[in-house]
RNA sequence: UGCUCAUCCAGAGGGGUGGAGGGAACGGCCCUGCGAAGCCCCGGCAACCAUCUCGGUGUGCGUUUCUCGCGAGUCCGCGCGAGGCGGCCGGGACAGGUGCCAACUCCGGCCUAGAGCCAGAUCGGCUCCUAGGGAAGAUGAGGG
Numbered sequence: 001u002g003c004u005c006a007u008c009c010a011g012a013g014g015g016g017u018g019g020a021g022g023g024a025a026c027g028g029c030c031c032u033g034c035g036a037a038g039c040c041c042c043g044g045c046a047a048c049c050a051u052c053u054c055g056g057u058g059u060g061c062g063u064u065u066c067u068c069g070c071g072a073g074u075c076c077g078c079g080c081g082a083g084g085c086g087g088c089c090g091g092g093a094c095a096g097g098u099g100c101c102a103a104c105u106c107c108g109g110c111c112u113a114g115a116g117c118c119a120g121a122u123c124g125g126c127u128c129c130u131a132g133g134g135a136a137g138a139u140g141a142g143g144g
Base pairs, nucleotide, nucleotide: 003142004141005140006139007138008137013042014041015040016039017038021031022030023029026108027107028106043101044100045099047098048097049096051093052092053091054090055089056088057087061086062085063084066083067082068081069080070079071078105136110133111132112131113130114129115127116126117125118124
């Protein structure tokens, strides 16, 4: 850098330095000399992964290499049941790997439906409006 999957209405900021931008891009709307970005220090949050733990799992999801019991057969072995372990689902802890700490991803764009309005014969157009889905983006995990 591109691919796949999941999530995106929760949460969490002070100091130093720096000196004009920042909120991805565009439009809007915001933040900002009562000090932006960047960098450093300290602190915090807990989405994903890892680790630990609790609960659930009805014809159960797996258990050929875990344990026990029962059954028939008996050469190896087989079937059934229970437990354990793993998987899956949900809750909690932790802060190791990432990440994050203004505003729902700040809002919008494209499509669909609804509402209202304009124009009006059908067509069509508009919006500080509502809902759903996309696009784009961000973060994580995985693989190339």
A computed fold for a 144-nucleotide RNA, annotated as SAM riboswitch aptamer (S box leader).